[in-house]
This is a predicted structure of a 90-nucleotide RNA (c-di-GMP-I-GGC riboswitch aptamer) from a Campylobacteraceae bacterium.
RNA sequence: CCGGAAAAAGCCAAACCCGUCGAGAGGCGGGGACGGAAAGCCACGGAUCUUCGCUUCCGGAGCGGAAGAAAGACCGCCGGGUUGCCUGCA
Repeated sequence: CCGGAAAAAGCCAAACCCGUCGAGAGGCGGGGACGGAAAGCCACGGAUCUUCGCUUCCGGAGCGGAAGAAAGACCGCCGGGUUGCCUGCA
């Protein structure tokens, strides 16, 4: 550097439930294990998701609806970057 999870020591923690923050997607803490060999970290390129507010259109207004921009979410969706335990070949 590349491969692997047979062994050994371990690690993380889906859905769901409780609490909490958020307008929301969702985040955090506790419980809980579906799974994971990077299911460690990073929002860099895609995908997916959200919209308190902004713009345009429909409508007499309220309200509602549609579209757009912008902002945000997500790393356990894919790719990329980066760090790492054990072990194997060279």

Its Rfam family is "c-di-GMP-I-GGC riboswitch aptamer". Its family is annotated with cyclic-di-GMP binding in the Gene Ontology. Taxonomically the source falls in Campylobacteraceae (Bacteria, Pseudomonadati, Campylobacterota, Epsilonproteobacteria).